About this RNA:
Transfer RNA from a compost metagenome, 73 nucleotides, folded computationally. It matches the Rfam family "tRNA". Rfam describes the family as follows. Transfer RNA (tRNA) molecules are approximately 80 nucleotides in length. By type it is a transfer RNA. The sequence is in RNAcentral, with records from ENA.
RNA sequence: GCCGCUUUAACUCAGUCGGUAGAGUGCUCGUUUCAUAGGCGAGUUGUCAGAGGUUCAAGUCCUCUAAGCGGUA
Numbered sequence: 001g002c003c004g005c006u007u008u009a010a011c012u013c014a015g016u017c018g019g020u021a022g023a024g025u026g027c028u029c030g031u032u033u034c035a036u037a038g039g040c041g042a043g044u045u046g047u048c049a050g051a052g053g054u055u056c057a058a059g060u061c062c063u064c065u066a067a068g069c070g071g072u073a
Stems, first nucleotide, its partner, number of pairs: 001072007010025004019056001026044007049065005
């Protein structure tokens, strides 16, 4: 240089054929305990890496850019 993959909540990751973004962990409050941990109940967070395009509608399709990983001479 060329080819491919990844990027979604604080963290680890789902997200179907394009149709109102989710789970677990965490965190906060309550409860249980003499107290802590643990258990139980309730609550809590998103510019879907950035920009542009297509579409009535984009996390999802197209283009460019950035970061990371792998392959190749």